A computed fold for a 382-nucleotide RNA from a Microbacteriaceae bacterium, annotated as Bacterial RNase P class A. The organism belongs to Microbacteriaceae, within Bacteria. It matches the Rfam family "Bacterial RNase P class A". A reference for the family is Beauregard et al. (2013), "Identification and characterization of small RNAs in Yersinia pestis", RNA Biol.
């Protein structure tokens, strides 16, 4: 210097003018409201509505059954599918990344086309021995021309053993080397690999690491159903509550035991006299809830680390058709152009995504005028 790969800042500032909301104070008022001062006034994601919860409501909030969610192990939270540290798996030279990580010997299915054969599978070439046919050799015996015993040999024919060799495929049902055998094979042996038992060390623990023993060799997919294990009421601020103003109730069915309504589905439990449906009218206002929190920010202490905790400190939108802008001026890091030996001078440039609605922890997503770092390979150089 170049590449890579984690990880952070920041989201422009002062100053004047003009116009907005809240809130606090002060003046007018025709009591409807109107006026001045100060302070305050969109985000890192306020988007997505994917989890998680705080709060409010529903039956006495229970039980099962279905559903539905999460799966290495340990920590942190209020809780999480989120963080954080480790474990193993797998890419990567490495820093780092990634991981719907429990179970394939409980079952059930899927796997195209070659192959014999893809889960307790197979026999296409082979290989071996038997029987039979075929000639040859060779002994014997006899009726000269047949039988018979022996050995080889074979592009034949039959059924048997074989899965070590060869093919086929991404994968063929342990590998090597050697006994063994008619020819072979964990048939058996030795020495690996897995796998299972047993037993030490180390580790909170998932797990790593030795030692024995066991001839057991048990292919892949569960993000394919399914097993196994934890967890789980619904509903949702248009949630729920006060106050005010209007009005008009009428038919018809069920039902008072609990057969009808309520509690996500279903069932049993509990609870209620009301409870469907049809035809008619009246209201849409005010105000809580709404911003002091699981709060922010410095600081010290524990902790590897998320992240706890003590002290001090701050008071930083709460709107309701919905404010939070708009104009000049100045300054703006880093960076470009030009000149200049240099030091420096001029002049450009200064942004994108995108808009609080009840509230907080996270995921994901979009984004860059800019900007800071650790780490890791590679190269030079001292």
């Nucleotide at each position: 210097u170049g590449g890579g790969u984690c990880g952070g800042c920041a989201a422009g500032a002062c100053g004047g003018u003009c116009g907005c909301g809240u809130u606090a104070c002060u003046c007018c008022u025709u009591c409807g409201g109107g006026g001045g001062u100060a302070c305050c006034g969109a985000g890192g994601a306020a988007c997505g509505u994917c989890c998680g919860g705080g709060c409010u409501c529903c039956a006495c909030a229970g039980a099962g059954c279905a559903g539905g969610a999460c799966g290495g192990u340990g920590g942190g939270u209020a809780a999480c599918a989120c963080c954080c540290a480790c474990c193993c798996g797998g890419g990567g030279u490495a820093a780092c990344c990634c991981g719907c990580g429990a179970g394939a010997a409980a079952g059930u299915g899927c796997a195209a086309c070659a192959g014999a054969a893809a889960g307790c599978a197979g026999a296409c070439c082979g290989c071996c021995a038997c029987g039979g046919c075929u000639g040859c050799g060779u002994c014997g015996a006899u009726u000269u021309a047949u039988c018979g015993g022996c050995g080889a040999a074979g592009u034949c024919c039959g059924g048997g053993g074989u899965a070590a060799g060869g093919g086929u495929g991404a994968a063929a049902c342990g590998g090597u080397g050697g006994u063994g055998u008619a020819a072979g094979a964990g048939a058996c042996c030795a020495c690996c690999a897995g796998c299972g038992g047993c037993c030490c060390g180390c580790g909170u623990g998932a797990g790593c690491g030795g030692g024995u023993c066991g001839g057991c060799u048990a292919g892949g997919u569960a993000a394919a159903c399914c097993u196994c294990g934890u967890c789980c009421g619904g509903a949702g601020c248009a949630a729920g509550g006060u106050c005010a103003u209007a009005c008009a109730g009428g038919g018809a069915g069920c039902g008072u035991u609990a057969c009808g309504g309520g509690u996500u589905g279903c069932u049993c439990g509990c609870c209620c006299a009301g409870u469907u449906c049809c035809c008619g009218g009246g209201u849409a206002g005010a105000c809580c809830g709404c911003u002091a929190g699981a709060g922010g920010u410095g600081u010290g202490c524990g902790g590897c680390a998320a992240c706890g905790u003590a002290c001090a400190u701050c008071g930083u939108a709460g709107a309701u058709a919905g404010a939070u802008g708009g104009c000049c001026g100045u300054c703006g890091a880093u960076g470009g152009u030009a000149c200049g030996c240099g030091a420096g001078u001029a002049c450009c440039g200064g942004a994108a995504c995108a808009g609080a609605a009840c509230c907080c922890g996270g995921c994901g997503u979009a984004u860059u005028a800019g900007c800071c770092g650790g780490c890791c390979c590679a190269u030079u150089c001292g």